[in-house]
RNA sequence: GCGUCUGUAGCCAAGCGGUAUGGCAACCGGCUUUUACCCGGUAUAUCGUGAGUUCGAGUCUCGCCAGGCGCA
Numbered sequence: 001g002c003g004u005c006u007g008u009a010g011c012c013a014a015g016c017g018g019u020a021u022g023g024c025a026a027c028c029g030g031c032u033u034u035u036a037c038c039c040g041g042u043a044u045a046u047c048g049u050g051a052g053u054u055c056g057a058g059u060c061u062c063g064c065c066a067g068g069c070g071c072a
Stems, first nucleotide, its partner, number of pairs: 001071007010024004018055001026042005048064005
């Protein structure tokens, strides 16, 4: 350089164009003599970035950025 895949919360992931979902972690409470386990609840993501298409984009298209793999 070319091809290909990936980028969503602190971490790991889901998400057929129409309310962004789950697990772990965090915080609060219940239980317990206490911690842990268990149970209930709360907060946290303008979806890498910029444009385009659309009534509507995490999702489709293009540029750029970052990373993985392959080829040279």
Annotation: This is a predicted structure of a 72-nucleotide RNA (transfer RNA) from Lachnospiraceae bacterium XBB2008. Rfam family: tRNA. Rfam describes the family as follows. Transfer RNA (tRNA) molecules are approximately 80 nucleotides in length. Rfam links the family to the GO term triplet codon-amino acid adaptor activity. Taxonomically the source falls in Lachnospiraceae (Bacteria, Bacillota, Clostridia, Lachnospirales). Its mean pLDDT, the model's own confidence on a scale to 100, is 81.